The part of an RNA shown here (large-subunit ribosomal RNA, half B) has 1228 nucleotides and comes from a Planctomycetota bacterium.
The sequence was found in a public genome assembly.
The organism belongs to Planctomycetota, within Bacteria.
Its mean pLDDT, the model's own confidence on a scale to 100, is 85.
Its Rfam family is "Bacterial large subunit ribosomal RNA".
[in-house]
Context: one part of a larger RNA
RNA sequence: GGCUGGUGAAGGAACUCGGCAAAAUGUCCCCGUAACUUCGGAAUAAGGGGAACCUUCUGAGGUCAGCAGGUUUACCUUGUAAGCCUCGGGAGGUCUCAGGGAUCGGCCCCUGCGACUGUUUACUAAAAACACAGGACUGUGCAAAUGCGCAAGCGGAAGUAUACAGUCCGACGCGUGCCCGGUACCAGAAAGUUAAGGGAAGAGGUUAGUCUCUUCGGAGGCGAAGCUUUGAACCGAAGCUCUGGUGAACGGCGGCCGUAACUAUGACGGUCCUAAGGUAGCGAAAUUCCUAGACGGGUAAGUUCCGUCCUGCACGAAUCGCGUAACGACAGGGGCUCUGUCUCCACCGGUUACCCGGCGAAACUGUAGCUGUGGUGAAGAUGCCACAUACCCGCACCUAGACGAAAAGACCCCGUGAACCUUCACUGCAGGAUGAUAUUGGGUUUCGACCUAACCUGCGUAGGAUAGGUGGGAGGCUGCGAGGCCGAGCUCUCGGGCUUGGCGGAGCCAACGGUGAAAUACCACCCUUGUUAUGUUGAAAUUCUAACCUCGGACCGUGAAUCCGGUAGGGGAACAGUGUUAUCCGGGCAGUUUGACUGGGGCGGUCUCCUCCAAAAGAGUAACGGAGGAGUCCAAAGGCAUACUCAGCGCGGUUGGCAAUCGCGCCUUGAGCGUAAGGGUAGAAGUAUGCUUAACUGCGAGACCCAUAAGUCAAGCAGAUGGGAAACCAGGGCCUAGUGACCCAAGGGUGCCGUAUGGAAGGGCCCCUGAUCAACAGAUAAAAGGUACUCCGGGGAUAACAGGCUGAUCGCCCCCAAGCGUCCAUAGCGACGGGGCGGUUUGGCACCUCGAUGUCGGCUCAUCGCAUCCUGGGGGUGAAGAAGCUCCCAAGGGUUCGGCUGUUCGCCGAUUAAAGCGGUACGCGAGCUGGGUUUAGACCGUCGCGAGACAGGUCGGUCUCUAUCUGGUGUGGGCGGAGGAUACUUGAGGAGUCCUGACCCUAGUACGAGAGGACUGGGUUGGACGAACCUAUGGUGUACCAGUUGUCGCGCUAGCGGCACGGCUGGGUAGCUAUGUUCGGCACGGAUAAACGCUGAAAGCAUCUAAGCGUGAAGCCAGCUCCAAGAUGAGGUAUCCCUAUCAGACCCGUCGAAGACCACGACGUUGAUAGGCCGGAGGUGUAAGGUCCGUGAGGACUUAAGCUGACCGGUACUAAUCGGUCGAUCGG
Repeated sequence: GGCUGGUGAAGGAACUCGGCAAAAUGUCCCCGUAACUUCGGAAUAAGGGGAACCUUCUGAGGUCAGCAGGUUUACCUUGUAAGCCUCGGGAGGUCUCAGGGAUCGGCCCCUGCGACUGUUUACUAAAAACACAGGACUGUGCAAAUGCGCAAGCGGAAGUAUACAGUCCGACGCGUGCCCGGUACCAGAAAGUUAAGGGAAGAGGUUAGUCUCUUCGGAGGCGAAGCUUUGAACCGAAGCUCUGGUGAACGGCGGCCGUAACUAUGACGGUCCUAAGGUAGCGAAAUUCCUAGACGGGUAAGUUCCGUCCUGCACGAAUCGCGUAACGACAGGGGCUCUGUCUCCACCGGUUACCCGGCGAAACUGUAGCUGUGGUGAAGAUGCCACAUACCCGCACCUAGACGAAAAGACCCCGUGAACCUUCACUGCAGGAUGAUAUUGGGUUUCGACCUAACCUGCGUAGGAUAGGUGGGAGGCUGCGAGGCCGAGCUCUCGGGCUUGGCGGAGCCAACGGUGAAAUACCACCCUUGUUAUGUUGAAAUUCUAACCUCGGACCGUGAAUCCGGUAGGGGAACAGUGUUAUCCGGGCAGUUUGACUGGGGCGGUCUCCUCCAAAAGAGUAACGGAGGAGUCCAAAGGCAUACUCAGCGCGGUUGGCAAUCGCGCCUUGAGCGUAAGGGUAGAAGUAUGCUUAACUGCGAGACCCAUAAGUCAAGCAGAUGGGAAACCAGGGCCUAGUGACCCAAGGGUGCCGUAUGGAAGGGCCCCUGAUCAACAGAUAAAAGGUACUCCGGGGAUAACAGGCUGAUCGCCCCCAAGCGUCCAUAGCGACGGGGCGGUUUGGCACCUCGAUGUCGGCUCAUCGCAUCCUGGGGGUGAAGAAGCUCCCAAGGGUUCGGCUGUUCGCCGAUUAAAGCGGUACGCGAGCUGGGUUUAGACCGUCGCGAGACAGGUCGGUCUCUAUCUGGUGUGGGCGGAGGAUACUUGAGGAGUCCUGACCCUAGUACGAGAGGACUGGGUUGGACGAACCUAUGGUGUACCAGUUGUCGCGCUAGCGGCACGGCUGGGUAGCUAUGUUCGGCACGGAUAAACGCUGAAAGCAUCUAAGCGUGAAGCCAGCUCCAAGAUGAGGUAUCCCUAUCAGACCCGUCGAAGACCACGACGUUGAUAGGCCGGAGGUGUAAGGUCCGUGAGGACUUAAGCUGACCGGUACUAAUCGGUCGAUCGG
């Protein structure tokens, strides 16, 4: 010193994030007890009183001896009752500081959250989180829904909607608004879309055959059936689209402008948008950024708290809203009590540390002969440079450094790393829905499709009028009932048509004509619409029972059996279930993806191509340098031939103007050239006209460019072509942008391959098409997010802290002087500008450190700078005095306590001489704290579909290290200091000290009209700080004294002792101590600063200066205090000793107000060193025993007794006994 306990003067939360911790409270009885309330509570509320012991009286209860009576003679019963026990009450008495004597809740008020008791992160979070009774919605009719399982089977449940499952809310009270557009769910089914499957029209291949040609080898064309490849229509479910519904489903719930007779505000109006625009209630809130909102309360002072307001960044109604009694190891605020939390610490106990004996680790460690400062340096050096300092070696302590130890940084970035999680990322899988098909059968009805048959339907205009097409056709129908009339059915283009019943009883239609594209009667073959019938096929409904499923108080095997098998019976039923298959749903599950550049990353921007600058006169050349463009256009804006010359300006000229068209002139390029810019261009690339397609095919010497791959230019040759008389020119465009490798697929072509052969399929080759593959040399056909639950590999290649460099920003200073200051630039200010210094701000850079340099604030302890807050010295003043303002010098010392907040800061209260500014890793976590920030839990607001996120808020949340080296504080050992010693010293050097108020006198003087009011000098007394001390005042005082509770022991009584924090309580010696006492800062001197002077030139003057000489600060030196000769420069003085029974020292012993050990000091028999003893002081407070008094508790006397650690004095009784070791021989 640590840990753990005890006590504490005065004050009493001033401590601190916070009363953390501690203290206090505490038991039983009695009295008494508020708001509020769900009437239960709140409540042990709060707040009071009593409590021991003795004697006596008394009440109640238990037990019951004895005695008496009764009888049923019994361990019977009735009565009466002493004694004993328990619980009370009254009265009187006794002792103590204290009678619950030890042990045993602190309480109250306001608020938030959660109703409550409960539960939780075993090992940093106990909460406001979870749960909870209760509310609501949804599903589920029993072989239930639902869960587990491949299944069998099981849970649900031996339950049955008052049940079970899922979800949300979370007692209770009052409530729970609007929106159905999105998403989800539910319902619907007309239409659209839609798979397998059914269905086959058609197409392709092959070729018996046939046709043409033939060089007779063959070549080419067509091509039946069959086989084969393919395959449209049509039928075909759920789903999706669609139509509705649903919010206690996921969710959502506006803006602008104007308006009232002061102003302000806006009941009111207008307008836009929406699915609808937030109702009640609440509101700066666990939600409010601005914000410490404003006002009120509380406080001396209130970033917190309570109440209110409403401007709600960004409350709001079962992701519930607002209240609420009770409850809470929850969170915030206040108060009372109480205290060592603090002012401000002191003392004491235990234990550890330390010393001795025994036993005996670990981390760490490049090697170490391991200083400081300044500098340097990969930018913070024990190790480099310079200077300074330093004899060698321990021990105990302290931690500033060794970028200390520990952990290959968890933050950050990077990795074509990982893992989990999410979803409207991608792709799958389970599961589910639905269809087909198998298991799978019979009947009936209805409805489709198709074949066949019969019958019917058919309306543009014109035309008698409803003309389906083509052909035939001159006749056809009719007593087997024509025309006509009445009715019915179907149809309808509303005019009719068709069929049919009745009446009726003899005609009707066509040809012709006319109209028209077409001519009607009738017949045939057909088309179209529809009807009917047989058949085939399909769908739906219904029914049957025998597959299949299922049931049980049935029967049998069987004596038992909820099993198994069988029998009979009931129910369902070709459904269901199951297999296969198809479509849909499908984060339930799985595998993955989710770019790069980047003055860290993210956000933003960018990513290919063209032009210019940068680019430094060849080419090329970077940046998240500076400017612009492209992702085309043109059938002429291409080719050729021929011709022409622009823009602008001047003059002239009808409307006509600056500018239209016309004429003349000037004009070398300023115009134009589709499109950016540059280059180019008038002897054309520009502008026109004519004819045209070279905007061709097959090639291509040679070059440019160049990693590759690409890109660019190109004469010439062959073919075919355009223009031109021709020479010639033409393989797009004045040039430079207008783009995309490979794979895959489609189309066209082809003289290539063709799995025995011939074909075919398929492939190759040429051409061509499909890319914002725009992240543009293009990872896949196909891809987004979260991680604070995280992990791994790396990086100081890269951020956050700190350092470094820089100094924009920042702070300070200076220069100039427009102006302010009545006047006057400069008492005091100072525009517009200019120049520096500093390295405290915010930054920039990314240089050490990511195999770790712990980060804000506080505490503790500091140290330096001065740009000085106070104190000191001075100049100026718009200085009368006093008080100020400003500047100069000055760093010696000093520089307060509180309220609020985590705060630094700041505001406030009260003081003060003053309440300075900065540096020191924003000094200091191997020194402390841990309130803030910054892990894991949780809540709110906001954002996000979500996982989650937020320099937004809120509650909670493990701070390790035994010190090797340097450094520091102490304390020893060794050796040295030229013989050995004992004493006493000098002081080179170092350290410390250094503050200031008030009052009085000078003096109510100087000054001043007054009010006021000094300089100077002297004195007194304080505050803070420091040193020493313990006489006094106090504290402590666990070896002192006393009292006392509970219990145990010494047999009992008495008297003692143990334990309970020394059990508790009251005192207290020494020692140690502060809050106590005493003392300190001074004075004096020297040299100076600013400043003020003397003399005095340069410069005949002036001048404090140049030579010379003064005055002049708390500052410097000295002074005062302390250390100090390892001051290796080792000093000085005095004395002693040197062959010895020596000076001296040590060991050893007894000790100490000395001390970790060591050391230091005292003593060691010639002795008071310690103990003991004796006496005293001081403390306690009258012992025990005895006697007496009292019924007793107890009291009195003996007795100011007894006891008494450390104090003072004395006394050898005990122990310091006996002994041992070292040590210089006269000193280079």